This is a predicted structure of a 72-nucleotide RNA (transfer RNA) from Gekko kuhli.
Rfam family: tRNA. Gene Ontology term of the family: triplet codon-amino acid adaptor activity.
The sequence is in RNAcentral, with records from ENA.

[in-house]
RNA sequence: GGGGCUGUGGCUCAAUGGUAGAGCAGUUGCUUGGCAUGCAGAAGGUUCAGGGUUCAAUCCCCAGCAUCUCCA
Repeated sequence: GGGGCUGUGGCUCAAUGGUAGAGCAGUUGCUUGGCAUGCAGAAGGUUCAGGGUUCAAUCCCCAGCAUCUCCA
């Protein structure tokens, strides 16, 4: 210098055009003499950033940024 993968709550990952969910972690309550386990609830995301297409974009397109990786 060129090619490719990935980017979504604190962490690990879903969601293939119709306003984003799960597990773990944290938190509140119940249960206990107390802890753990278990049960129930709530909170936490303008989906890396910009532009475009579309009635509507996490998803499609463009050129970027970052990590990883291949070639030279």
Its mean pLDDT, the model's own confidence on a scale to 100, is 82.